[in-house]
Molecule: transfer RNA
Organism: Thermoguttaceae bacterium
RNA sequence: UGGGGAAUAGUGUAACGGCAGCACCGCAGAUUCUGGUUCUGUUAGUCGGGGUUCAAAUCCCUGUUCCCCAG
Numbered sequence: 001u002g003g004g005g006a007a008u009a010g011u012g013u014a015a016c017g018g019c020a021g022c023a024c025c026g027c028a029g030a031u032u033c034u035g036g037u038u039c040u041g042u043u044a045g046u047c048g049g050g051g052u053u054c055a056a057a058u059c060c061c062u063g064u065u066c067c068c069c070a071g
Base pairs, nucleotide, nucleotide: 001070002069003068004067005066006065007064010024011023012022013021018054026042027041028040029039030038047063048062049061050060051059
């Protein structure tokens, strides 16, 4: 420099253009003499900026960071 891929909650990981889900963690409660386990409830997220669309995590443009390949 060229080509390809990735970015979603504190962490990991899903999501045909149509309510962003699951697990762990955290918080509250139940249980327990206390802790742990277990059960119930609950908080929190789409990398930045534009565009298309009734509707964008998803499609298009551009930027940032990281990974792989080639030179």